The RNA shown here (c-di-GMP-I-GGC riboswitch aptamer) has 90 nucleotides and comes from an uncultured Anaerolineae bacterium. The coordinates come from a structure-prediction model, not an experiment, and the mean pLDDT is 85. The model forms 95% of the base pairs in the Rfam consensus.

[in-house]
């Protein structure tokens, strides 16, 4: 440049659970591997999840429901972008 062997040095760790931190989604450290050749990083495009607050409604009053919502979350859904380690081949 390509391109990831049932190799391989090194590496990350899904559920499940424990213990925190959040309205939740989730996220953080423990545990613990289903899996990952970018499962390293970045919400930029699309998805997806969540709905406290804002806002309308309503029910009625100082509260409670239901509706909508991202400005919240996920990069281990897809794509794009930035960066690299081992190897192999040319």
């Nucleotide at each position: 440049u390509u391109c990831g062997a049932u190799a391989a040095a090194g590496g990350c760790a899904a559920a499940c659970c424990c213990g925190g931190u959040g309205a939740a989604a989730a996220c953080c450290g423990g545990u613990g591997a289903c899996g990952c050749a970018a499962a390293g990083c970045c919400a930029c495009g699309g998805g997806u999840c969540u709905a406290a607050a804002a806002c309308u409604u309503c029910c009625u009053u100082c509260g409670g429901a239901a509706g909508c919502c991202a400005c919240g979350a996920c990069c281990g859904c897809c794509g794009g972008g930035c960066c690299g380690c081992c190897g192999a081949a040319a």